The prediction has a mean pLDDT of 79. Predicted 3D model of RNase P RNA and transfer RNA as a complex of 434 nucleotides. Rfam match: Bacterial RNase P class A.
[in-house]
This record gives sequence, structure tokens and C1' cells, in this order.
RNA sequence: CGAGUUGGCCGAACAGUCGCUGUCUUAUCGCAAGAUGAGGCGGAGGAAAGUCCGGGCUCCGCAGGGCAGGGCGCCAGGUAACGCCUGGGAGACGUAAGUCUACGGAAAGUGCCGCAGAAAAUAUACCGCCCGAUCAUCGUAAGGUGUUCGGGUAAGGGUGAAAUGGUGUCGGUAAGAGCGCACCGCGCUUCCGGUAACGGAAGUGGCAGGGUAAACCCCGCUCGGAGCAAGAUCAAAUAGAGGAGCAGACGCGUGGCCCGCGCGGCUCCUGGGUAGAUCGCUAGAGCUGCAAGGCGACUUGCAGCCCAGAUGAAUGACUGUUCUCGACAGAACCCGGCUUACAGGCCAACUCCUUCU
RNA sequence: GGGCCUAUAGCUCAGUUGGUUAGAGCAGGGGACUCAUAAUCCCUUUGUCCGGAGUUCAAGUCUCUGUGGGCCCACCA
Repeated sequence: CGAGUUGGCCGAACAGUCGCUGUCUUAUCGCAAGAUGAGGCGGAGGAAAGUCCGGGCUCCGCAGGGCAGGGCGCCAGGUAACGCCUGGGAGACGUAAGUCUACGGAAAGUGCCGCAGAAAAUAUACCGCCCGAUCAUCGUAAGGUGUUCGGGUAAGGGUGAAAUGGUGUCGGUAAGAGCGCACCGCGCUUCCGGUAACGGAAGUGGCAGGGUAAACCCCGCUCGGAGCAAGAUCAAAUAGAGGAGCAGACGCGUGGCCCGCGCGGCUCCUGGGUAGAUCGCUAGAGCUGCAAGGCGACUUGCAGCCCAGAUGAAUGACUGUUCUCGACAGAACCCGGCUUACAGGCCAACUCCUUCU
Repeated sequence: GGGCCUAUAGCUCAGUUGGUUAGAGCAGGGGACUCAUAAUCCCUUUGUCCGGAGUUCAAGUCUCUGUGGGCCCACCA
């Protein structure tokens, strides 16, 4: 210099004028509620999104037990909690920095493995190889070649995604074969290191029945349901009307069933009325800085700060200047994550290649 | 704002525990019948199984993720 990896940050800036919205102070009007004006302060995001997980909060009497059902799944830790995060292990990919992984169990059981192929799971013999018999044929003979039959053989061919551990110029054999041997892989035992997953070493066993659990299932852990249109208070108005179901061995108490507990009329549908106000509604697992602990996620302590709360729903428009000419996109109860979208820019650490020192 | 359902041919739908080539009806095209049309009969065309990843030998089907379309909800008695 070029190519790349990881982590973090920003996401047009400044000034003026006119508005919108919340709040505070103040003036005027008003009996009051409040209205209007002036001034001060605040006014979208890294994803506010998808609503995919987890929690707070609220209601369902408690949130209890069992079955069913859902979710998760290497180990350890973090956390309010998680399917998230951090660190580690194993496997795969990459020259490397690094990245990715739904990563428990296939000797608990069941199912499936189409086509092809002899055979798809208690193995098996299509071609081939070898042995024996038989018949034919060639040859003087030894024997060769071929047909049929019986047997041996998983080394070789062929099929398939997958064929019952792999390699060997080794031995062995009629030909072969873990049949024997060496190495690799695998199982078991012991020891060592590690909290553990796991790793290493030694010994031992010829090897012990493929794949699929994002098929049923088994094992372990975990989950009650609904959601701020939850829910609470007040106000206004109407026909507390009609129908269906069940009824003490019953019904209801929010989602499947049963038990337990509570209540005694309840549930559903149609119809009727109002579509108003206040609270919930933002001070919080909060933000910033410093210090300490920890590899880290994170935790603890101290100091400072207050940073949108609307309800037809505000955060905008115009003008001027500058630049790299501006992407994805707009809060609606609140947090922690994940995922998805995103013009461009900045910072730090590291890797590889070339050259130089 | 919150909760739920769905996507397969031009239209309406099947597709059973993953398997051989994704089907049915209507519609479209051609032919027969008829003087002609309709009806009827015969033949036939048509697919990014909404997109992208993953699991698997193999995905319309199983899993994850995105996109489009649709439905429901308040209070009072």
C1' cells in the first nucleotide's frame, strides 16, 4: 500500500421567523370549572418496526396438585427473567485474525429409508474369484476352455445419499476374510488435569446391531390464563326486553380435563343505551461520571441529573449559510433481548500478502 | 395499540403419518354432433406450491425468518 476480521459510535449542522404539544410562573376575564395572552423549560429511534421470546404492572378467589399439551436441551456463569448474553468444550469452515452450530438419547421401544440394487438391517451371493462333481470339446499326454449343479468367499465390479470400521509394497489362504499383525478410528477400565463439558496418558478388547428424534417417543428442566381496548372512579342515557342451555348427582368462578377450594343461580346469543371526563401514564431492573470486584457478561458503592406523555392524536413549515447533499423509518403502559430494514461516515484492536528497516 | 387466521393452475379447492410424475371442478384451446348456437362427448394447455434460509438422501408437507391479504376487541344496564 492492498485485501479482510471483530468490537464500538454517529446517523446533516448552525441562525432567524411563524406555528403545534406538555409543564411551570405570571397577567386579564370568570362565582367556579376553566379560557386567552406573555415569558421560561422539555418535545421520537437505533431500530420507535415485526410482535418472535422474557419480565414488571392489572384483573381472573388462591395461582394449589395430577393428567394432557407447549417450549427448551454440550458445560459453567450472568440476570428480575429468557429461547438472551458472557466465558469455555466439541465439531465444521477459513492461509489467518476469526466465523457458524435446534450440540441430550438411535444397545428402552415403535415407525420410515421411494427409485436403483443380489441385499436397506435377526443381513445377503447379481457379476466376479476359488474348490469339487458332471457333461461337451481341444490336446498323444499333463492339462486348457465352456455348460449345468453343489459349496466357499464381502478382497474386486456394479447400485445407491447410505452396504456392517479404514489403510497396508505385511502375513495368511484353494480364493478370501480382524483370520493374524502394524498404524489410525472406536468401545471398556484405571490414572492424571479441569468446578464441569471435556482433554491427555497407560492398559485392554478384533470391533460390539447404518441413517433419521426440525418422525413418534424416552430422559432432564420449565410453563395457570388473559392483556392498558388490562383495570379503577365518576357522569350521561336506555326496554334491566326477547330467545337458547343447564340446574344440587348441577352450574359458575377466562384458556383442555379431573381433584381440591369458593359462590348459589349462572352462561351464551339477539336487542337497547352511551361513545364523555379523571386516574392507570411515566422517577425507571433510569441516564451520566468516577471508584472497586470479575477474563467477561455483569455486580456493588459514591456523586450529579430529570430526559415526550398525546387521545383525531404534537414534534412541523419558510428563509439564509455551510458540507460529505442526507438511508431505513414516527412513541401510544413500561422495561430486557432477538430478528428484520438502513445512504453514508468515524474510532479502536487484530490478521494475511508485497516491499522496506 | 393488542389478539388471531390464511396464502397451491386464470378462479374455487384437494394433497392422509415427508417419497417416485402435485391433482379435481370451472374457465381457456382444438375436434365431434348441428343449417347455426347452446348443452353434451372426446382430446389438450397451464404451477417460482407467497419469498429466503435450514433439517433430511429427498420438503407443497418439518423448523426459523420475512411479505401480502383477511377477521375480532370499548363502556353501561